[in-house]
RNA sequence: CCUCCCGUAACUCAGCGGCAGAGUUUCGGCCUUAUAAGCCGACCGUCGCGGGUUCGAUUCCCGCCGGGAGGA
Numbered sequence: 001c002c003u004c005c006c007g008u009a010a011c012u013c014a015g016c017g018g019c020a021g022a023g024u025u026u027c028g029g030c031c032u033u034a035u036a037a038g039c040c041g042a043c044c045g046u047c048g049c050g051g052g053u054u055c056g057a058u059u060c061c062c063g064c065c066g067g068g069a070g071g072a
Stems, first nucleotide, its partner, number of pairs: 001071007010024004018055001026042005048064005
């Protein structure tokens, strides 16, 4: 320098045009003599940043930033 992949909750990941979800963590309740496990509930997101397309973008396109892999 070139090509490809990834970036979504505190963490691990889904979702790939039409109201952002799950598990773990945390907090509360139930259960228990108590703790753990189990069950129920709650909180937590400028979907990396900017622009474009669209009635509508986490999703499609472009640029940038960060991480990773390969090639020279």

A computed fold for a 72-nucleotide RNA from Singulisphaera sp. GP187, annotated as transfer RNA.
Its Rfam family is "tRNA".
Its mean pLDDT, the model's own confidence on a scale to 100, is 83.
The organism belongs to Singulisphaera, within Bacteria.